[in-house]
This is a predicted structure of a 71-nucleotide RNA (transfer RNA) from a bacterium. The sequence was found in a public genome assembly. Its Rfam family is "tRNA". The family's RNA type in Rfam is transfer RNA. Model confidence (mean pLDDT): 81 of 100.
RNA sequence: CGGGGUGUAAUACAACGGUAGUAUAUCCGCUUUGGGAGCGGACGAUCCGAGUUCGAUUCUCGGCACCCCGA
Numbered sequence: 001c002g003g004g005g006u007g008u009a010a011u012a013c014a015a016c017g018g019u020a021g022u023a024u025a026u027c028c029g030c031u032u033u034g035g036g037a038g039c040g041g042a043c044g045a046u047c048c049g050a051g052u053u054c055g056a057u058u059c060u061c062g063g064c065a066c067c068c069c070g071a
Base pairs, nucleotide, nucleotide: 001070002069003068004067005066006065007064010024011023012022013021018054026042027041028040029039030038047063048062049061050060051059
């Protein structure tokens, strides 16, 4: 320098263009003499900008970060 891929909650991952979910973690409650385990509930996120669309995590373009390949 060129090509490809990835970017979502504290962490690991889902999500046909139509309510952003699951598990663990955190907090609260039940249970227990207490702790742990179990059960119920709560909190918490789409890398940034623009475009297309009635509607974008999703499609398009640009940027940023990381990974891989080539030179």